[in-house]
Notes:
A computed fold for a 74-nucleotide RNA from a Fidelibacterota bacterium, annotated as transfer RNA.
RNA sequence: CGGGGCGUGGCGUAGUCCGGUAGCGCACCUGGCUGGGGGUCAGGGGGUCGAUGGUUCAAAUCCAUUCGCUCCGA
Repeated sequence: CGGGGCGUGGCGUAGUCCGGUAGCGCACCUGGCUGGGGGUCAGGGGGUCGAUGGUUCAAAUCCAUUCGCUCCGA
């Protein structure tokens, strides 16, 4: 320098192809059961999707630029 992959609550991830309310597991908070712990049951809070801009009625998803990590090539 050229090309590819990844980036989504605290952690791990789905969703992207084919645009339509951001979901799941763990963790966390409250309460019940239990003498307590553990376990289990019920309820609850937390993310605008790496960043910026664009297209669209509508963008995690499409387009452009860019940042970080990583792989391949030179």
The organism belongs to Fidelibacterota, within Bacteria. Rfam family: tRNA. Model confidence (mean pLDDT): 84 of 100. The sequence is in RNAcentral, with records from ENA.